[in-house]
Context: one part of a larger RNA
RNA sequence: CCAACAAUGGAUGCCUUGGAGGUUUUGGCCGAAGAAGGACGCAUAUGACGGCGAUACUCGUCGGGAAGGUGUCAUAAACCUAUGAUCCGGCGGUUUCCGAAUGGGGUAACCCACCCCGCUUAGCGGGGUAGCCCUGAGUAAAAAUAACUCACACCGUAUUUAUAAUUUUUAUUAUUGUUAUAAAGAUUAUAAAUUUUAUAGGUAGGGUGUGGGUUAUAUAGCUCUGGGUGGGGCACGGCGUGAACUGAAACAUCUCAUUAGCGCCAGGAAAAGAAAUAAAAUAGAUUCCCUAAGUAGCGGCGAGCGAAAAGGGAACAGUCUAAACCGAGCUCAGCUCGGUGUUGCAGGGUCUGCAUACGAGAAAGCUAAUGGUAAAAAAAUGCUUUGGAAUGGGCAACCACAGAAGGUGAAAGUCCUGUAUUUGAAACUACUGGCUUUUUCAGCGGAUACCUAAGUACCAUGGGGAAAAUACCCUGUGGGAAUCUGGGGCGACCACGCUCCAAGACUAAAUACCAAAACCUACCGAUAGUGAACUAGUACCGUGAGGGAAAGGUGAAAAGCACCCCGGGAGGGGAAUGAAAUAGACCUGAAAUUGUUGGCUG
Numbered sequence: 001c002c003a004a005c006a007a008u009g010g011a012u013g014c015c016u017u018g019g020a021g022g023u024u025u026u027g028g029c030c031g032a033a034g035a036a037g038g039a040c041g042c043a044u045a046u047g048a049c050g051g052c053g054a055u056a057c058u059c060g061u062c063g064g065g066a067a068g069g070u071g072u073c074a075u076a077a078a079c080c081u082a083u084g085a086u087c088c089g090g091c092g093g094u095u096u097c098c099g100a101a102u103g104g105g106g107u108a109a110c111c112c113a114c115c116c117c118g119c120u121u122a123g124c125g126g127g128g129u130a131g132c133c134c135u136g137a138g139u140a141a142a143a144a145u146a147a148c149u150c151a152c153a154c155c156g157u158a159u160u161u162a163u164a165a166u167u168u169u170u171a172u173u174a175u176u177g178u179u180a181u182a183a184a185g186a187u188u189a190u191a192a193a194u195u196u197u198a199u200a201g202g203u204a205g206g207g208u209g210u211g212g213g214u215u216a217u218a219u220a221g222c223u224c225u226g227g228g229u230g231g232g233g234c235a236c237g238g239c240g241u242g243a244a245c246u247g248a249a250a251c252a253u254c255u256c257a258u259u260a261g262c263g264c265c266a267g268g269a270a271a272a273g274a275a276a277u278a279a280a281a282u283a284g285a286u287u288c289c290c291u292a293a294g295u296a297g298c299g300g301c302g303a304g305c306g307a308a309a310a311g312g313g314a315a316c317a318g319u320c321u322a323a324a325c326c327g328a329g330c331u332c333a334g335c336u337c338g339g340u341g342u343u344g345c346a347g348g349g350u351c352u353g354c355a356u357a358c359g360a361g362a363a364a365g366c367u368a369a370u371g372g373u374a375a376a377a378a379a380a381u382g383c384u385u386u387g388g389a390a391u392g393g394g395c396a397a398c399c400a401c402a403g404a405a406g407g408u409g410a411a412a413g414u415c416c417u418g419u420a421u422u423u424g425a426a427a428c429u430a431c432u433g434g435c436u437u438u439u440u441c442a443g444c445g446g447a448u449a450c451c452u453a454a455g456u457a458c459c460a461u462g463g464g465g466a467a468a469a470u471a472c473c474c475u476g477u478g479g480g481a482a483u484c485u486g487g488g489g490c491g492a493c494c495a496c497g498c499u500c501c502a503a504g505a506c507u508a509a510a511u512a513c514c515a516a517a518a519c520c521u522a523c524c525g526a527u528a529g530u531g532a533a534c535u536a537g538u539a540c541c542g543u544g545a546g547g548g549a550a551a552g553g554u555g556a557a558a559a560g561c562a563c564c565c566c567g568g569g570a571g572g573g574g575a576a577u578g579a580a581a582u583a584g585a586c587c588u589g590a591a592a593u594u595g596u597u598g599g600c601u602g
Base pairs, nucleotide, nucleotide: 001599002598003597004596005595006594007593013587014553015552018524019523020521021520022519023518024517025516026515027514028513029232030231037098038097039096040053041052042051044076045075047073048072049071050057059092060091061090062089063088064087068080069079070078103112104111105110113129114128115127116126117125118124119123131229132228133227134226136224137223138222139221144217145216146215147214148213149212150211151210152209153208154207155206157204158203159202160201161200162199163198164197165196168193169192170191171190172189174187175186176185236267237265238264239263240262241261247254251300277283278282287314288313289312290311297305298304318506319505320504321453325339326338327337328336329335330334344484346452347451348450349448350447351446352445353444354443359441360440361439362438363437364436365435366434367433368432370430371429372428373427375423376422377421381396382395383394384393385392397414398413399403405417406416407415458479459478460477461476462475463474464473465472486501487500488499489498490497540547541546560586563574564573565572566571
């Protein structure tokens, strides 16, 4: 080096329990009546998975169904069952503890309480006790307001006392004085009455202010009744917030992208939606698909971004308030409730004239049909041959509204399960039709000028959204209309013309996504196909968020090698089973690699 025989190894072939993608149909929220998700338990023995919950591999009832059954890995023992089990379906029961977790606490699956009721009473059993929002009752502050009252201060008013001054009158006295007396006049003093003022008090009543007290009115708060909410949900939806890597061959406008991520919220769908729209012919809510179209356009006119109308389809559905006016009530310049009313060729109200029926919906109940959630019946083959085995070969038959499929010792229309077809529900449920009750919906003229959504429209300015954008829509700040003889739009703006009626609300279907069932595949076939065909989100790794495997095949049937021999055993040799044992813990069993034997080699 060659060959043979073995060993190792697990490629390849064959297979499929598991996956991938799709079509059709059906269904689509769960939760304080305690969810999703878990912890711990429950069996004769019980480790895992599945099931169940102290009534714990299950309970009741109503149906189906039939001879076996006590889930699987996976046996043994003991039992159940024609008095109908196990099993399947409908409706109920029970459902520990944690978890929104809700009596308080807490290191989840634990600890500690209070109130009421009951009992077999050191205890046990049942019920209740969280927060927030709304409704309805009860109670009810501080403060504030009002009234009354007390004290103090101040200010008026009325009345009265004393003192002082003063006005006027009367009487008396004195003086003066004229011709003697008298009379008259003037002056002084005293007494009485009177006017006014000032000061000091008393009494009555008032006002203002401050402080105290009493009463009344309110809400907060507190207590209770009733209702709601909370948390979860793969994907789908609405709103808000919101990147960067990247691309531009760098980078800043731009792009990635109104994406990812994050937050709030909803439903089985959501959102949108009955024109202050589009358009320039007219159309007549919204949504989705095709197309228009990679067009019109935008763009450091770079990279790139990128419509709409019209047209063709799917599906079609329209409605209700506010106001004017009327009525009722109340806490009364208004509010609440009821009637009326809801639009653009303007409509409605009010006054007035005329006319007046069928029908179409919605909810509830009853009823009928058709479905769903268990099921039932269901045709037709023999001989022979090879073989371990017939479904194969040969010969001769049969059924077929059934020759879909799977299984059966190799390849089966006629062996089994099924299949075509037909039939079927006590109970629950979907949809459709019918009936009953309740309830909603509809005109034509004339006059009048009452109403028709305000910090709105609009303007200025700063932003945002629509392919772009000055028109349009949304919006921060500042200004700020009109009322049908009105207002918005028709791409700055103006005129004419056309069209529509904002500043309130609701609305099915066509659409998106998920699951299930049935079916399909020029999809995979164990390094593929899901990460997972097996105890798989397991083992294992990480403090954690998180990461995350490997691992399928004896045989038709365990018939899984009784018994004997060697050996401590492992294992081996006989024997036995089987078609096969080089099918013995396993199909086939390639290569690298290793061993033994034989052969070859300058």